A computed fold for a 1481-nucleotide RNA from an uncultured bacterium, annotated as small-subunit ribosomal RNA. Its mean pLDDT, the model's own confidence on a scale to 100, is 84. The RNAcentral record of the sequence draws on ENA and SILVA.
[in-house]
RNA sequence: AGAGUUUGAUCCUGGCUCAGAGUGAACGCUGGCGGCAUGCCUAAUACAUGCAAGUCGAACGAGGUUACGGAUUGGGUAACUAAUUUGUAGCUUAGUGGCGGACGGGUGAGUAACGCGUGGGCAAUCUGCCCUCUAGCCUGGGAUAACAGUUCGAAAGGACUGCUAACACCGGAUAUGGUGGCAUCACGGCAUCGUGAAGCCAUGAAAGUUUACACUAGAGGAUGAGCCCGCGUCCCAUUAGCUAGUUGGUGAGGUAACGGCCCACCAAGGCGACGAUGGGUAGCCGACCUGAGAGGGUGAACGGCCACACUGGGACUGAGACACGGCCCAGACUCCUACGGGAGGCAGCAGUAGGGAAUUUUCCGCAAUGGGCGAAAGCCUGACGGAGCAACGCCGCGUGAGGGAUGAAGGUCUUCGGAUCGUAAACCUUUGUCUAGAGGGACGAUAAUGACGGUACCUCUGGAGGAAGCCACGGCUAACUACGUGCCAGCAGCCGCGGUAAUACGUAGGUGGCGAGCGUUGUCCGGAAUUAUUGGGCGUAAAGCGCGCGCAGGCGGGAAAGUAAGUCCACUUUAAAAGUGCGGGGCUCAACCCCGUGAUGGGGUGGAAACUGCUUUUCUUGAGUGCCGGAGAGGAAAGUGGAAUUCCCAGUGUAGCGGUGAAAUGCGUAGAUAUUGGGAGGAACACCAGUGGCGAAGGCGACUUUCUGGACGGUGUCUGACGCUGAGGCGCGAAAGCCAGGGGAGCGAACGGGAUUAGAUACCCCGGUAGUCCUGGCGGUAAACGAUGGGUACUAGGUGUAGGGGGUAUCGACCCCCCCUGCGCCGGAGUUAACGCAAUAAGUACCCCGCCUGGGGAGUACGGCCGCAAGGUUGAAACUCAAAGGAAUUGACGGGGGCCCGCACAAGCGGUGGAGCAUGUGGUUCAAUUCGACGCAACGCGAAGAACCUUACCUGGGCUCGAAAUGUAGUGGAUCGGGGUAGAAAUAUCCUUUCCCGCAAGGGCUGCUAUAUAGGUGCUGCAUGGCUGUCGUCAGCUCGUGUCGUGAGAUGUUGGGUUAAGUCCCGCAACGAGCGCAACCCUUAUUGCCAGUUGCCAGCAAGUAAUGUUGGGCACUCUGGCGAAACCGCCCCGGAUAACGGGGAGGAAGGUGGGGAUGACGUCAAGUCCUCAUGGCCUUUAUGUCCAGGGCUACACACGUGCUACAAUGGGCGGUACAAAGCGCCGCGAACCCGCAAGGGGGAGCCAAUCGCAGAAAACCGUUCUCAGUUCGGAUUGCAGGCUGCAACUCGCCUGCAUGAAGCUGGAAUCGCUAGUAAUGGCAGAUCAGCACGCUGCCGUGAAUACGUUCCCGGGCCUUGUACACACCGCCCGUCACAUCACGAAAGUGGAUUGUACUAGAAGUCUGCAGGCUGACCCGCAAGGGGGGCAGCGGCCCAAGGUAUGAUCCAUGAUUGGGGUGAAGUCGUAACAAGGUAACC
Repeated sequence: AGAGUUUGAUCCUGGCUCAGAGUGAACGCUGGCGGCAUGCCUAAUACAUGCAAGUCGAACGAGGUUACGGAUUGGGUAACUAAUUUGUAGCUUAGUGGCGGACGGGUGAGUAACGCGUGGGCAAUCUGCCCUCUAGCCUGGGAUAACAGUUCGAAAGGACUGCUAACACCGGAUAUGGUGGCAUCACGGCAUCGUGAAGCCAUGAAAGUUUACACUAGAGGAUGAGCCCGCGUCCCAUUAGCUAGUUGGUGAGGUAACGGCCCACCAAGGCGACGAUGGGUAGCCGACCUGAGAGGGUGAACGGCCACACUGGGACUGAGACACGGCCCAGACUCCUACGGGAGGCAGCAGUAGGGAAUUUUCCGCAAUGGGCGAAAGCCUGACGGAGCAACGCCGCGUGAGGGAUGAAGGUCUUCGGAUCGUAAACCUUUGUCUAGAGGGACGAUAAUGACGGUACCUCUGGAGGAAGCCACGGCUAACUACGUGCCAGCAGCCGCGGUAAUACGUAGGUGGCGAGCGUUGUCCGGAAUUAUUGGGCGUAAAGCGCGCGCAGGCGGGAAAGUAAGUCCACUUUAAAAGUGCGGGGCUCAACCCCGUGAUGGGGUGGAAACUGCUUUUCUUGAGUGCCGGAGAGGAAAGUGGAAUUCCCAGUGUAGCGGUGAAAUGCGUAGAUAUUGGGAGGAACACCAGUGGCGAAGGCGACUUUCUGGACGGUGUCUGACGCUGAGGCGCGAAAGCCAGGGGAGCGAACGGGAUUAGAUACCCCGGUAGUCCUGGCGGUAAACGAUGGGUACUAGGUGUAGGGGGUAUCGACCCCCCCUGCGCCGGAGUUAACGCAAUAAGUACCCCGCCUGGGGAGUACGGCCGCAAGGUUGAAACUCAAAGGAAUUGACGGGGGCCCGCACAAGCGGUGGAGCAUGUGGUUCAAUUCGACGCAACGCGAAGAACCUUACCUGGGCUCGAAAUGUAGUGGAUCGGGGUAGAAAUAUCCUUUCCCGCAAGGGCUGCUAUAUAGGUGCUGCAUGGCUGUCGUCAGCUCGUGUCGUGAGAUGUUGGGUUAAGUCCCGCAACGAGCGCAACCCUUAUUGCCAGUUGCCAGCAAGUAAUGUUGGGCACUCUGGCGAAACCGCCCCGGAUAACGGGGAGGAAGGUGGGGAUGACGUCAAGUCCUCAUGGCCUUUAUGUCCAGGGCUACACACGUGCUACAAUGGGCGGUACAAAGCGCCGCGAACCCGCAAGGGGGAGCCAAUCGCAGAAAACCGUUCUCAGUUCGGAUUGCAGGCUGCAACUCGCCUGCAUGAAGCUGGAAUCGCUAGUAAUGGCAGAUCAGCACGCUGCCGUGAAUACGUUCCCGGGCCUUGUACACACCGCCCGUCACAUCACGAAAGUGGAUUGUACUAGAAGUCUGCAGGCUGACCCGCAAGGGGGGCAGCGGCCCAAGGUAUGAUCCAUGAUUGGGGUGAAGUCGUAACAAGGUAACC
C1' cells in the first nucleotide's frame, strides 16, 4: 500500500466482498511448564448455610468468676472447713453512656440531568475526629435502664410497681470573645454589601480524671460536603408548539445556605427551527480499541464522580443519611405459628437454583497495606494479602543438539526410467532447559510477629527419557497430485465449483501457514475519499426546487480614524493519580513493576493591529434614479375584419358520392356529391415567418383603440453600498381534470358500426358524447428540458442575425471600421469517464440556496398537511439481488439508408412436382430388417457393385492364450498336400505323404505347453489427431513500425475514380509487409523447330476386287518434346495528363481467350472413434472368435434423386456417313461356323499409335404409319431359353415369343442453364465372377434470351440505430395458475407506558386544639397554681389503591391488498432496429 466482482473487450460511476488490528468472549479439534493479569456482558431473577461492624470497664451502676485479706455465723478443742458478708487486685459482660455503624465493599436499574466533564463563583454556606492559638472549667438538682417483684403472650416481645449510678439529663452564676438588634465612623468592593473600630440592649458554656487524656466558648487552618454559573455532552421533525407555581414582583415561612424551595396577594409573563415539548436509547469521565491523522466505536478490569440497595412513600438520630447488613408505613414474595400474631431482604465474600452460547473455591490469614474503637495491650475487618479453578488474554521456555546415504523399509505418484516423504528414521556421539528424586533455603519485618511456604531460588544425582497440534492448498492468497463421486453427495467470505478425466466435493500422499495452540462465529475500527472539515459530487452515471418575489440567516465595494470581540505572540494557572509517547531503572529476558519528563484543551495577565468584526467620518466605480430615444406575437380589456369548414334556404343538375392497401359501414332518386346565390354560427388567424422578437417561467402570432410591466441604447442629473443569495413564507404556473353558468362550427377520449386479424376491447374507415371555447372558482402537476439554480469577476478568436449608438467617407445613402445589449453557429487554451462544453462555459475563482449516497421493494405503506373529488406534498421499513448504471469500442442484427456483385430476379430454353419403373430416406413391420449421414451443406450419400463372402445384424451350433501378431523358456519334427467317417458346417477323428541351410555348434520353418499378453465395426466426433463439407474462388483476413486515443481500439484497409478482384491510379499520418486475388502449373485454340513408328501418303514405283497393302518418303495430318504468340503493345476518343474504359486495325486468338487444379483468417462443439490413428471408460468361457441358415432386398404409406414416356421436329423398316477418350494376359478376343436372339463353338492376333473391345448414335436418304391410348408407351405377368458363379428359392443380368398397365405434357410450388453453354445423341471407364436407369469421363448435333437491378435469395463495402454479444432461432413485458417469504389494511382481542378528572388517604413532618397525663424551673409553709412537655383529636401535604375517559407503542386477528423469490406452466407481443402504429413524460 491494495485486491476480486457488472462487459465480447474498455474507461468511468457505484455497491458488495476480502487481506489488518482488537476482544471480559463463545464454539470445534488439540493441549507440556512458568510468570503477570482477567473471569455473570443474560434474570436490578429468587435465595438455603456461614461469615462481611464493631469497640471502649481509663464514663456508669450491677452481675459472674479467680486470687488474697478482713468480718460474722455454723461445725470442730484446735488446726481447719463451709456459708454469708466486706475490701483489694485480675478476668469477663447483659444494660446505661461515648465513638463508629454516612467509611470501606457491591451494582448500573433509574437518569438526556448542572447527572457528568472542564473552567469559574459563594459578599449565600456547613464541617465530628485532626493541627495551631485565646479564654475557661464555679455551683446545684431531679430522674431512669440494669436489677427485684407481679403479670400478658406459642413466639417475637411487652405491661405495672419498687430501687439505683454516671462523662446520661436539667437549673443558676460567669462572658475576653460569639450571635442578634439599634445607630456612628474609616477603608474597600460586586447590586444586595464586605472588613475593621468604639458604644448600648438582649442572649448563650462546661464533666470528669492520679497523670496522660478528655470537656466548654471563640478565632484560624486542614479535610470533607452543600449550592450557583459559562461551555461541552446520543437518535427521531412521520414529535411544532410547550407552560398555571407556570415567569416575575411584594410580604411571610423554611434551610447550614441562595432561590417559587413553600405560602398569600399582585402582574402576565416564560421557553421554542441556534429545535422547546414529546418519544426512543443510555450511568458520565480519566481512559480503552482502531486510524497516517482528522475521526469512528466502546465505557469490562484500575481510578474519579453520580445513582441505587425487594418495590413505592416517609421521616428520626446525627458533624454528616432521608441511611445496603437502622426505623415507620403500604405492596408483592418467602418463611414460622398454638391462627391470636410474628420474621425476612447477598446489586458484601463464598455458595445454590434459574436464565443463558457463556463466566471460578461455601479456601488460608489478619504476617503486610489500610480502616473502626481504645490511654494501651488489644479486639474487629470476605477491605486487603494470598492460595485454588479456567490456554480466557499477554509474555517467556520446552518437546532435544551434532553427525548420519544403501538415499533402508514403508507410503504416495509415475512417462515404469524413476521421483518424493528424506538426514527425516535407524545408528553413533552429546547436553540437561523443563522434569523426577535428595539436600539447603530467602526478600517481603533493620526489634517481636509470615497466611503465602519448605514457596521462589541454589546445589547434587538420574536419564532423550514424560511433552504437537490445528487450519489451508481454483483466483483474491503462501501452498498439487492420485483415487472415489458424477448438478448426486457436498463446498462456498466474494467471484463461483460439482452433469465421467474436479489442483474448488470426500479420502490419501505431498506442500504452505501458525504453533500450545489453531480454526470458526459474534462484534468494533480500518481499508471506505462509500457522509468527503482534512477529503466527494449534481448536462447524459444517484443528484438543480417548474418559475419568481422576499422575512430571518449567510456573504458583501474604495479611503481614513478609533476599538480590540475574532486572530497572533509572551508569561502564568489548571489539565488528580494510573495509562499512552519519550528517557532511565528492577524482576536471568519479556509480559509486569518503579522513577523522571512531555502533552491537543479551559481560565488569567500583558502585548501586536495586517486581515475579519464593531463605531465614526468620507468616496463613487456596485445598486438605484432623472432626462432623451427607438424596437418588440410582453400582459389585460373593448371593438372590428376577411379566408375556410359545417349547417339552413333557394336555383342549376343527375346517379352516384365518400372512403381505403383493397373494401365495407355511411350519405344519395324524399334529388346527394358537384356548382351558383343568400343567410346563420362557432373556432382559429394562411401568406408575412426568419435557430427572428418579447416574457421570470408556463407561454405569447389577424387588425384598431385604451390601460399597463420589463428590457435596451445615449447622456452622466441626483442618492451614496441603499448590494447578492434566500431555509420557512407568499405569488405565478402547459395540458388533462373538477364545480357553477353560458357556448358548441370543426376536431374528438368514452361509445356504436365497418374492416383487418388466429383473436383485434388496437392501428385504418364511417359516425359520435364529454371536452376543446367564454366567465368565475378549484387543482398545482409535466421529458415544467439547455435533462445545465442565482450572482459577480477574469480568461485567444472567427462568423451570422435582431435592436441601439459612434467614427471615416460622401451632396446624401449604401459599403467599411468601432462600442453596447440579445439570439445562434464554428473553434483554441482549459476542462471532461467519454460524449462534449468552450465569454450565453460543463474553463478559472468567490458568495448564497436546493439536492445526491447501490438496484429492486417505492415515490409505495403508515402518519401529518392540502384538495369537492381525482389526487398532490412530505416520505420509510421488512424482504431480496451482486449488481443496477453512464460514455465510448468491436462485432452481429434491423419489416434503417447508400453503393456494388452473383443464373439472385427479370428475359429465355429445358425440366421436377401428375404416370410407370429404378434408387435412397422416413415411417411401419420383423428374430434381425447392422450402423452412420438430417435445412441449404442428410436422402443414386459412406456403398467405384449386399445371392455365399462382404456383414458389422438375427437364430442356432462350437472355441476360450483364443481367428490373426510379438517376446522368452521348455518340448517335438514336420507343416503343407491327398483321401475316408460323423455333422448343416465349423469341428472331431482316421489313413497316407513329408523337412531345409550348415562339417559342427547353431539357425530357418512349424506344432504343443507355460508366461507376458491378445481381441472388440463396444461407448464417448461434446476428450482428440488426421481428413472432409459449408459460407466461397466470396475479396477479404492480418502484422511490424509510426501516429491518434486514459483505454477497448482507431489509422493503414476510409475517401475520389476503376476493376472479376484490398485490381490498379490519385489523395491522405501514415510507411511498409504477410496470407488471400492475379501470375507461375495442366489442358484446349494458332504456329515454328526437332523427332518419324505402330502414325501419315503429296510426289515416284509395285500390287489388289478393294485397303499405306508393299518399296520408298516424312511434305501434309497426327503424335510429343522444346519454343513463339496477347502486352490495352499500336491508332482514335473519353478520363485528372493517371488508373482505366469505349471503338478500330492487325491477328488463330483481344482485353483474366475457354476449361481445370489451386480454397486466406475464420464460422458451424458441422461430419467421421464403422477408413486410419488415439485418451478415457466398458467387456474377457464374451460386447472376442469360427460356422450354417436367415436378414440388410420386408410394405398400408410419405418424401428426395433419376430413367422411360405421353408421340408426327415422332414411331417402325431399309440404306448410307462422320468421333473422341479409354480399356485389355486370372485379359481383350478377330476371321469363320451354329442359333430368331441372348449366346455357343473357334481360336488368329495383341503386354498393344501395330491386335482386339468397336457396328458410334442422333444426323442424312428412301419408305410406311395419319392423331388413335394408336404401328405412341412400355409397366406387369406367363412360357421358353442364355450367361456368371460351389450355389441365382428368398435375391442377379440378358434373350425370344406372348401379355400390353398407368400415362394425351402434369395443382400449389420448385430446379438447372449465358455458348460450343442449355437441350439432344451415343461411346468408354472404375467397382466387378456376375449384376448400372447411378457415378466419372469422351466426342457428335447444337440453340434462345439478358430491357434492366424495383422486387425475392445470398454476398461485399460505407453509414445509422440497438436494452443483442449463446449475438434476432437474440433480448424481453404484463395478467393468470402453483409454492413460499416479509409487509400493509381489517370487526376486534390482549398487554405495556402515560395524560386528565374525581375518589381514597397509611406512615410521617409541619400546624391547631390539648378538657386527659406529667419528675427537674418559678410562685407558694402546704395544698395548689404557673410555665414547659406528652398522649389524644382536628387540619394542610401525600404513597399504594379505586372509578371514568383519552393518548402512544407492542403483539395478535377471520378476511383482504399489493410486493419479493422460485427449473422446464398458460395467454398474448408491449419495449429494444423505423421493433414492424417512433418511443417517452